[in-house]
RNA sequence: AGAGUUUGAUCCUGGCUCAGGAUGAACGCUAGCGGCAGGCUUAAUACAUGCAAGUCGAGGGGCAGCACGGGUAGCAAUACCUGGUGGCGACCGGCGCACGGCGCACGGGUGCGUAACGCGUAUGUAAUCUACCAUUAACCGGGGAAUAGCCAGAGAAAUCUGGAUUAAUGCCCCAUAGUAUUAUCGAAAGGCAUCUUUUGAUAAUUAAAGCUCAGGCGGUUUUUGAUGAACAUGCGUGUCAUUAGUUUGUUGGUGAGGUAACGGCUCACCAAGACUACGAUGACUAGGGGGUCUGAGAGGAUGAUCCCCCACACUGGUACUGAGACACGGUCCAGACUCCUACGGGAGGCAGCAGUGGGGAAUUUUCCGCAAUGGGCGAAAGCCUGACGCAGCAACGCCGCGUGAGUGAUGACCCUCUGGGUUGUAAACUUCUUUUGUACGGGAAUAACCCUCCGAACGUGUUCGGAGCUGAAGGUACCGUAGGAAUAAGCACCGGCUAACUCCGUGCCAGCAGCCGCGGUAAUACGGAGGGUGCAAGCGUUAUCCGGAUUUAUUGGGUUUAAAGGGUGCGUAGGCGGUCUAUUAAGUCAGCGGUGAAAGUUUUCAGCUUAACUGGAAAAAUGCCGUUGAUACUGAUAGGCUAGAAUAUGGUUGCUGUGGGUGGAAUGUGUGGUGUAGCGGUGAAAUGCUUAGAUAUCACACAGAAUAUCAAUUGCGAAGGCAGCUCACAAAGCCAUUAUUGACGCUGAGGCACGAAAGUGUGGGGAUCAAACAGGAUUAGAUACCCUGGUAGUCCACACCGUAAACUAUGAUUACUAGUUGUUGGCGAUACAUUGCCAGUGACUGAGCGAAAGCAUUAAGUAAUCCACCUGGGGAGUACGGUCGCAAGGUUGAAACUCAAAGGAAUUGACGGGGGCCCGCACAAGCGGAGGAGCAUGUGGUUUAAUUCGAUGAUACGCGAGGAACCUUACCCGGGCUUAAAUGUAGAGCGACAGAUUGUGAAAGUGCCUGCUUGCAGGAGCCCAGACACAGGUGCUGCAUGGUUGUCGUCAGCUCGUGCCGUGAGGUGUCGGGUUAAGUCCCAUAACGAGCGCAACCCUUAUCGUUAGUUGCCAGCGGGUCAUGCCGGGGACUCUAGCGAGACUGCCACCGUAAGGUGUGAGGAAGGUGGGGAUGACGUCAAAUCAGCACGGCCCUUAUGUCCAGGGCUACACACGUGUUACAAUGGCCGAUACAAAGGGCAGCUACCAGGUGACUGGGUGCGAAUCCCAAAAUUAUGUCUCAGUUCGGAUCGGAGUCUGCAACUCGACUCCGUGAAGUCGGAUUCGCUAGUAAUCGCGCAUCAGCCAUGGCGCGGUGAAUACGUUCCCGGGCCUUGUACACACCGCCCGUCAAGCCAUGGAAGUUGGGGGUGCCUAAAGUUCGUGACCGCAAGGAGCGACCUAGGGUAAAACCAAUGACUGGGGCUAAGUCGUAACAAGGUAACC
Repeated sequence: AGAGUUUGAUCCUGGCUCAGGAUGAACGCUAGCGGCAGGCUUAAUACAUGCAAGUCGAGGGGCAGCACGGGUAGCAAUACCUGGUGGCGACCGGCGCACGGCGCACGGGUGCGUAACGCGUAUGUAAUCUACCAUUAACCGGGGAAUAGCCAGAGAAAUCUGGAUUAAUGCCCCAUAGUAUUAUCGAAAGGCAUCUUUUGAUAAUUAAAGCUCAGGCGGUUUUUGAUGAACAUGCGUGUCAUUAGUUUGUUGGUGAGGUAACGGCUCACCAAGACUACGAUGACUAGGGGGUCUGAGAGGAUGAUCCCCCACACUGGUACUGAGACACGGUCCAGACUCCUACGGGAGGCAGCAGUGGGGAAUUUUCCGCAAUGGGCGAAAGCCUGACGCAGCAACGCCGCGUGAGUGAUGACCCUCUGGGUUGUAAACUUCUUUUGUACGGGAAUAACCCUCCGAACGUGUUCGGAGCUGAAGGUACCGUAGGAAUAAGCACCGGCUAACUCCGUGCCAGCAGCCGCGGUAAUACGGAGGGUGCAAGCGUUAUCCGGAUUUAUUGGGUUUAAAGGGUGCGUAGGCGGUCUAUUAAGUCAGCGGUGAAAGUUUUCAGCUUAACUGGAAAAAUGCCGUUGAUACUGAUAGGCUAGAAUAUGGUUGCUGUGGGUGGAAUGUGUGGUGUAGCGGUGAAAUGCUUAGAUAUCACACAGAAUAUCAAUUGCGAAGGCAGCUCACAAAGCCAUUAUUGACGCUGAGGCACGAAAGUGUGGGGAUCAAACAGGAUUAGAUACCCUGGUAGUCCACACCGUAAACUAUGAUUACUAGUUGUUGGCGAUACAUUGCCAGUGACUGAGCGAAAGCAUUAAGUAAUCCACCUGGGGAGUACGGUCGCAAGGUUGAAACUCAAAGGAAUUGACGGGGGCCCGCACAAGCGGAGGAGCAUGUGGUUUAAUUCGAUGAUACGCGAGGAACCUUACCCGGGCUUAAAUGUAGAGCGACAGAUUGUGAAAGUGCCUGCUUGCAGGAGCCCAGACACAGGUGCUGCAUGGUUGUCGUCAGCUCGUGCCGUGAGGUGUCGGGUUAAGUCCCAUAACGAGCGCAACCCUUAUCGUUAGUUGCCAGCGGGUCAUGCCGGGGACUCUAGCGAGACUGCCACCGUAAGGUGUGAGGAAGGUGGGGAUGACGUCAAAUCAGCACGGCCCUUAUGUCCAGGGCUACACACGUGUUACAAUGGCCGAUACAAAGGGCAGCUACCAGGUGACUGGGUGCGAAUCCCAAAAUUAUGUCUCAGUUCGGAUCGGAGUCUGCAACUCGACUCCGUGAAGUCGGAUUCGCUAGUAAUCGCGCAUCAGCCAUGGCGCGGUGAAUACGUUCCCGGGCCUUGUACACACCGCCCGUCAAGCCAUGGAAGUUGGGGGUGCCUAAAGUUCGUGACCGCAAGGAGCGACCUAGGGUAAAACCAAUGACUGGGGCUAAGUCGUAACAAGGUAACC
């Protein structure tokens, strides 16, 4: 110090989450030791038991009990008796109870209450008190009356009653007295208003207690101090305004009372005040501070332990005593609860220490000791002390130590598998050490007092010194010795954030998760394991706080579009405010002084072996107060100034406002005329109007509303808004002059006013338009869009409403900061061009700003002042409450719950029923088809034992398959085999295996018999019941893959380097203007180049040359034949196949800058890529294929492997695709007849001859092929048929055959004879093709025994038509635009309804709570009054009055819970209905 998370990616805004620290913690797993510290945060709930406050006999009365003494009994122990003693006199105390003194108001606990002078801080008391202590000055004389105790009685007890007697340092009276107190009168000094101090005079009032060791102790009055307490004041100290008014002793005064003292503290009277937006009152919450945690700090949170203050002591009230209390272990009363009881009455208060129940996630021992420190009493010894000192329990925290150190390599495990790697020097083994632990031994400091003894000094009871005595913790800390690695490691995590990775299991299951998210068969995210990482006697989790979060922003944020500028103005309070001078010194600054407790924090030093911890010192304590200065700035006061502001004078401008008058056009209506059949309306229609005369047209009349053109980026107004012309009234701005005032200014919470449209009320008006409504259409529906009508309303007056995307989404004011160019108003200069100034209103572009888009002197720049507003999305501008309104509704304005996003700007794509440009057999123009029929073939479906599997929009469907009768074959049924079909190793066997023959069987298989080579060994070979290692799988996953392929698409695109632009994603290049088939080329250009594509290079074809000349060719020469290159020969030609040439817009003309284009140009075989082929960029479709092959993982292993026979893949109601044959005369049939190319051929092609109607058969020759063979058809010319279901068409069926083959039944092809179906050109729709193309005609080949081939791949023959053109359909390319899409429109997404869950509002009511008010009643108690009773008196009992806790009652407000029913809201993989929004979202959207 940051990180993760919105997106395809980016920047920003913005929330959520994490890493850190902390805790009085709790929970889970684990655990060796020690030191120090802390330990009911909840029920201020209830408490058994014990203890926590006593002490003094040196105040006094006393003596029950004890001690001592004495006596009796007894052997003794012991029992009983005895006041005998307790000042001295031998010894020597003690004390229950009661009187008295002091203490009990401290110490200890808790945090209920309290939002307050409670606390903190700083002052004041001239308005106060203070026991014990110190100090000052004085005094201590006399008298009196009681009462406890005791005894008796009542009672269960608590307790009460009666009687006699008695003491005191208890109580009362008298005396004395001042520097005390009170009153009056002076004087002086001082101060702070009342006053204070000192001093003088007069008058009045009040004291005391004794004890004694004779030293003292104690008592009374008084002075000063110290300590403690009290009161008052300034400032500070929570939340809510959905709490806005509160108050009657209230605010003040006079007087009195009361108090230690001031004071409405209380009372009487008088006045009517007091507090409050700088937040009164009310509600809720809460002890405050020093401090603690966190933070860089400012802050935020917190208030355990320790210290200070406050409050409380079962709940509420009350006073007494006392120096001090309204009193934790005191009193009285009331209440609730508990306990005792003899039922008549009584007792109690752990928020003291332990402890118990209860509550709770959760917090300890009914320990030891007064040795130390401190406290109370006492002269003291001493007593008391759950304060305190210590120990115990629990890892609750902080700190420290240890669990060993050196040397040292296999196995196992895990992963991978040929090897290796890791665990890991870790272990074992061996050597060494001994902290801790164990055993034994030694053994503290804390101790100083007091007291006793001794000594000294002063001097007679004080001080000092020495010795002795005193330890709970504790035989603890600590030290030593012995022995031995011996006694001692876990927890969490390992997808990113965040350090740490693999295997197995699981298979959206089980589960994880702080956020993002992981898991659907290869999970580093679940569970286990191995390994690793982190911390370590702990580690994790949970909870809470701060931080990160500048995410409430003082430091230190924002508001055009992300949340956020009020609709606008006027203006109150408030805030801020021009220039000069003087005074002052409040703010401000500086010095000094006081205070800011200690502890804590920080620094440093020191003590425990170290540290934590503790001690000393310093610093700090940012604050408050006082005082002395300074005077720039702010403030205050006084006086000036004119630059702000305003006024005056003169011009000028305008759709500025209000009221009145008035015009024309249009519309509608009415009347009349002309006129006739439609009008109107729409995408198309219909409703509607119209022969009762519409629409149209003319004339006249009426009505209401709005004001074309001018008109504009114009003007005016604060905004809303304002438009014919004109009049009146009113207001405003601007300009010019610089005359007047002299800061009069700016902003503006509340407040007031204005405020579009719609809406409301009353009354008018009503032409048009037009919610609602009606009808017609559209549609699946159409409560809409469209059409025909039509009412409120639209208009006016008055009164409400008070909101809008009231927008420039941009508050007002002032100042400053580069320019260019329009325009409106005014003024100036000049010469009429031109130009300057002021005020407005636009466009563009700098710096600067901004997330960017953009803004840019009219700022969103730079500054200042004031106001308003924002703090994640949803819930929600909703609910409740308040307020305004006639209502509608407005305004103010939450929470629960829920999500991890919501959002802004820009980028790249994709998409659009957006736009522009361009291309393509894309359309159009044509030709021929498909869709109808029959058949073939493939697919779906169905069927089946099986109909094996795959391919499924384009891009599956004559596809894998270039050929299923068996085989193929993967499927089904049945029968067999289990190291198996193959390879290797080791072993055994062999004159036997193999083979042949043969039996059986459907076959596979299985059985029997016979039977080789080499000269031996041996080898080869064969075989084995078998063994080992292995095999095998067309089983699954194409969504684990390689390879291959389809498609977009032979479309023109896809990228890179460097540079430049941009915060960035990205852009530029690649865009623009032309051009091209082309990102082809040219020009321009912040780009310059390059790569993959395009093109070219390659093959073929078209022309020519040259070389070569067999098997090809034959012109000329010769020979020969019925005839034929048949022969000699030839290379001329054709041809073959090598090498070359040729075409490049090269030439010409025109157009063009160029690229290039045009030309029936020339030339040329070919002309603008000549035709065709091969060639397929980056990528897309998780496209296809695990069944071509290969391959990871999974699965099967007497079977999912393998062998065999038969069947199936050929089924058949049906549907689709692709073909074929046709429907005929451009044709069919009969015979005749001509011309190819490219291929194939020995298990082959076969000439020729013969037979057969024919398929074919029997002979037979040539050819392993430029030599031989297979072989053309359309064509051509005759003939015939003559428009018919035909001499078209050939399906189907019957019969007879041929061929292949082991075998044609399921299930082959072909031939002949016979049969002769549908079909007469095919609906919607749809396919191919632009030239040697379509169409048409045949030929060949692969596979193959044969063939279901009409398929596929090739070959040649004949050989067209049409293209105006790019509006439209489809696909594509480029540019641009919009987007809420990015799984990318097959996208996204809205609302009702239905289901489940959750929280919440309303609701007849019901229940509870706290607080207040009125009335009634009223304990104890203070005060007052009275007081016939008691008392000599003082006084008291009693009675009464006032007040009050409490109780009762009444009405109302508030808060909370609950409530049939009801309202909306949120959430929830696959529900229903539609399709509202996002593209022009298909009616632009929104307010």
Description
A computed fold for a 1487-nucleotide RNA from an uncultured bacterium, annotated as small-subunit ribosomal RNA. Model confidence (mean pLDDT): 80 of 100. It matches the Rfam family "Bacterial small subunit ribosomal RNA".